[in-house]
Predicted 3D model of a 105-nucleotide RNA (TPP riboswitch aptamer (THI element)) from Candidatus Thiodiazotropha endolucinida. It matches the Rfam family "TPP riboswitch aptamer (THI element)". Rfam describes the family as follows. Vitamin B(1) in its active form thiamin pyrophosphate (TPP) is an essential coenzyme that is synthesised by coupling of pyrimidine and thiazole moieties in bacteria. The previously detected thiamin-regulatory element, thi box was extended, resulting in a new, highly conserved RNA secondary structure, the THI element, which is widely distributed in eubacteria and also occurs in some archaea. Analysis of operon structures identified a large number of new candidate thiamin-regulated genes, mostly transporters, in various prokaryotic organisms. The THI element is a riboswitch that directly binds to TPP to regulate gene expression through a variety of mechanisms in archaea, bacteria and eukaryotes. through a variety of mechanisms in archaea, bacteria and eukaryotes. Tandem TPP riboswitches have been reported where both TPP riboswitches respond independently to TPP. The structure of TPP riboswitch has been reported for Escherichia coli and Arabidopsis thaliana. The organism belongs to Candidatus Thiodiazotropha, within Bacteria.
RNA sequence: UUGGCAGGCUGGGGGUGUCCGUGGCGGGUGGCCGUCUUGGGCUGAGAAAGACCCUUACUACCUGAUCCGGUUAAUACCGGCGGAGGGAAGCUGAAACCUUACUGG
Numbered sequence: 001u002u003g004g005c006a007g008g009c010u011g012g013g014g015g016u017g018u019c020c021g022u023g024g025c026g027g028g029u030g031g032c033c034g035u036c037u038u039g040g041g042c043u044g045a046g047a048a049a050g051a052c053c054c055u056u057a058c059u060a061c062c063u064g065a066u067c068c069g070g071u072u073a074a075u076a077c078c079g080g081c082g083g084a085g086g087g088a089a090g091c092u093g094a095a096a097c098c099u100u101a102c103u104g105g
Base pairs, nucleotide, nucleotide: 003098004097007092008091009090010089011055012054013053014052017042018041019040020039021038023036024035025034026033027032061086062085063084067080068079069078070077
């Protein structure tokens, strides 16, 4: 000295499952089933929060997937798949670190 990088700002992207109940409505001979409202349990950053996560990506998320193996009251609950394919960007950017060029020893 050039670029990178953490971070920040603005904009943008994403998911919201499963089980146990309360009350209402409908169906059914019954066991029960469906739907709306609402309380709680489980895992998790987050299960409609005004929050959480991600933003070029080997940590958001989707596809594969009504997948495969293992658990559980049940479930993407754990792992595989997965360094897979797709997936939403601009600006700024101190020190340290890495890096480019030049100069001196």